[in-house]
RNA sequence: CUGGCACACGCGGGAGAGACCUCGCUGAUUCGGGCAACCGGUCAAAGAGGCGCCGAAGGAGCAACCGCCCCGGAAUCUCUCAGGCAAAAGGACCGCGCAGGGCCU
Numbered sequence: 001c002u003g004g005c006a007c008a009c010g011c012g013g014g015a016g017a018g019a020c021c022u023c024g025c026u027g028a029u030u031c032g033g034g035c036a037a038c039c040g041g042u043c044a045a046a047g048a049g050g051c052g053c054c055g056a057a058g059g060a061g062c063a064a065c066c067g068c069c070c071c072g073g074a075a076u077c078u079c080u081c082a083g084g085c086a087a088a089a090g091g092a093c094c095g096c097g098c099a100g101g102g103c104c105u
Stems, first nucleotide, its partner, number of pairs: 003104003007100001009097005018051001020050004026044004031040003052085003058081001059079003065073002
């Protein structure tokens, strides 16, 4: 100097499935009752519980395949612990980059 590999960074794309139900600290209320304390209604709501569902953070399982064997690696398949079920956010993965160092050439 040339090209390649994986990673980090930036940009763009990126699916599925309940804005579910119950209780409810607390707060609000041009609502009703009451002299008042307060009671009831409505709305919001920390938190707790329940049923249903999804797979593409992470995790676990099977193993086609890679590998002479061992060791090892290994899916968008399976599970659903975790996570998620309007939008936003997140998001495996994909593409691009004037963008960083590493390895090989």
A computed fold for a 105-nucleotide RNA from Novosphingobium beihaiensis, annotated as Glycine riboswitch aptamer. It was read from a public genome assembly, where an Rfam model found it. The organism belongs to Novosphingobium, within Bacteria.